RNA sequence: AACCAUUCCAAGCCGAAGUCCUUUUGAGGACACGGGGGACCCAUUUGUGGGGUGAAGCCGCAAGCUUGUUUUGCGGCCGGGCAACUCUUUGACCCGAACCCGGCAGCUAACCUCGCAGGCAAACAAAGGGAGGAAGU
Repeated sequence: AACCAUUCCAAGCCGAAGUCCUUUUGAGGACACGGGGGACCCAUUUGUGGGGUGAAGCCGCAAGCUUGUUUUGCGGCCGGGCAACUCUUUGACCCGAACCCGGCAGCUAACCUCGCAGGCAAACAAAGGGAGGAAGU
């Protein structure tokens, strides 16, 4: 000096998953945020089942085997994310999982109902615009 691991502090990232109040400190409640069900009208399908959360899809080629809504790899299109206020453009980089319902759900006013976790340090630079703040006069 570089790399790896662990701990603490500060400020952060993905995500709806934050804030406040109360508490017998187990937890409870409220607001904010997010999701599902649910009319007329409109729309549409099942029998190769169908559907939901989520960015996490579609297609092509190759190989494997347990021959399947299948696994792995490569490529194309497409989707999401990383910037220490935010938006646009360009380039680079990272991710494209997992889980659930159970024969059943389109949209949907009223109405009903649920969640409020978990995981990270990984994946930033340039140009322009807007907003806000501080200092000085």
c-di-AMP riboswitch aptamer (ydaO/yuaA leader), 137 nucleotides, folded computationally. It was read from a public genome assembly, where an Rfam model found it. Its Rfam family is "c-di-AMP riboswitch aptamer (ydaO/yuaA leader)". Gene Ontology terms of the family: regulation of gene expression and cyclic-di-AMP binding.